Background
A computed fold for a 380-nucleotide RNA from Desulfobacteraceae bacterium 4572_35.1, annotated as Bacterial RNase P class A.
RNA sequence: CGAAGAAGCACAGACGAUCGCCGGUUUCACCAGAAACGGGAGGAAAGUCCGGGCUCCGCAGGGCAGGAUGGUUCUUAACGGGAACCGAGGGUGACCUCAGGGAAAGUGCCACAGAGAGAAGACCGCCUGUUAAAAUAUUUCAACAGGUAAGGGUGAAAGGGUGAGGUAAGAGCUCACCAGCUCUGAUGGUGACAUCAGAGGCUAGGUAAACCCCAUCCGGAGCAAGGCCAAAUAGAGAGGCGUUUGAGGGCGACCCGUCCGAAGCUUCCGGGUUGGCUGCUUGAGUCCGUCGGCAACGGCGGACCUAGAGGAAUGAUCGUCCCCCGCUAUCGGGCAACCGAUUUCGGGUACAGGACCCGGCUUAUGAGCUUCUUCGACCA
Numbered sequence: 001c002g003a004a005g006a007a008g009c010a011c012a013g014a015c016g017a018u019c020g021c022c023g024g025u026u027u028c029a030c031c032a033g034a035a036a037c038g039g040g041a042g043g044a045a046a047g048u049c050c051g052g053g054c055u056c057c058g059c060a061g062g063g064c065a066g067g068a069u070g071g072u073u074c075u076u077a078a079c080g081g082g083a084a085c086c087g088a089g090g091g092u093g094a095c096c097u098c099a100g101g102g103a104a105a106g107u108g109c110c111a112c113a114g115a116g117a118g119a120a121g122a123c124c125g126c127c128u129g130u131u132a133a134a135a136u137a138u139u140u141c142a143a144c145a146g147g148u149a150a151g152g153g154u155g156a157a158a159g160g161g162u163g164a165g166g167u168a169a170g171a172g173c174u175c176a177c178c179a180g181c182u183c184u185g186a187u188g189g190u191g192a193c194a195u196c197a198g199a200g201g202c203u204a205g206g207u208a209a210a211c212c213c214c215a216u217c218c219g220g221a222g223c224a225a226g227g228c229c230a231a232a233u234a235g236a237g238a239g240g241c242g243u244u245u246g247a248g249g250g251c252g253a254c255c256c257g258u259c260c261g262a263a264g265c266u267u268c269c270g271g272g273u274u275g276g277c278u279g280c281u282u283g284a285g286u287c288c289g290u291c292g293g294c295a296a297c298g299g300c301g302g303a304c305c306u307a308g309a310g311g312a313a314u315g316a317u318c319g320u321c322c323c324c325c326g327c328u329a330u331c332g333g334g335c336a337a338c339c340g341a342u343u344u345c346g347g348g349u350a351c352a353g354g355a356c357c358c359g360g361c362u363u364a365u366g367a368g369c370u371u372c373u374u375c376g377a378c379c380a
Stems, first nucleotide, its partner, number of pairs: 001376009011366001013321007021040002024037005042351001046362002049360005054222004061256003066218005071085005086100001087098004101213002106211002108207003123152002125148007133140003160178006179203001181200008226278004235269001237268005248260004285304008323348004329342005
């Protein structure tokens, strides 16, 4: 200098003028309201995917069904999040990716090609026999019957590899070595696992974000939760079920079980009210410092208070500047391509908006900056 990898930071325009919006406090009015002061969205407020707080359902038992997760250790209120590590795969490397339990419990599937796709398979080839023919004295060729997984061919994948023995030809048929599998033991590690040793059968394909099996976790509904006040009135009419032969309701698929229930429940139809307060923002809170830890994270100390609306406010216009892009001109550097600075003009300035709260994940998005590392080339 070039090409890459990883981690992170700050911001999301500023000021002024004019006109507006929603809360709060104070003052004046005290029936509307007015004035002053001060406050008023985000890094994702989003998607609502995961987890929790909070609230109610009788603190919710058992079974079955269903859903989720899936290496280990840790972290946390909790998680399907995060950190570190292990294993597998990819990259020359920095580093990246992985729903990463079980395929020897069972079932299914494995396109096309191929004879055969899983206790397989005889298409070609190889070997033996019989028959026929030819040459001829053991050969060739054809048909048929059988053996054979060495060799060829198909395929992503053909049921370990190499060598020797063996055989009519062959074959883990037998043996040696190697690879892999299962089991056992030793050592190291909290553990996933790693290394080593021994034994076994000679080998058992892939696929579980296919069914399934195993382990762990999960009660339901949600701020339109829930609480209080006010207002309102007619249960007038029709039907069904039931009053110990127990309707109906709760435990929120369903079943069992259990509890309440000594009389009402329910459908149609018709009528009334449909306002206000609360929950509501002080919270696993934010920022800073320090200590422990590789880290996620945690302990301690200090400072701060930062929207609470209710169909939903936080905005609009103009001017000056900032930032980015294109272009014009000038200056400087360079042989040049081009680079840097200033400047006229023109254009652009994103994604998007709270609705009970919090922790994550994912997705959308503008213009910048920093640090560390790797590989290659060159120079000293």
Source information: The sequence is in RNAcentral, with records from ENA. The gene name in the source record is rnpB. Model confidence (mean pLDDT): 75 of 100. The source organism's lineage runs through Bacteria, Pseudomonadati, Thermodesulfobacteriota, Desulfobacterales and Desulfobacteraceae.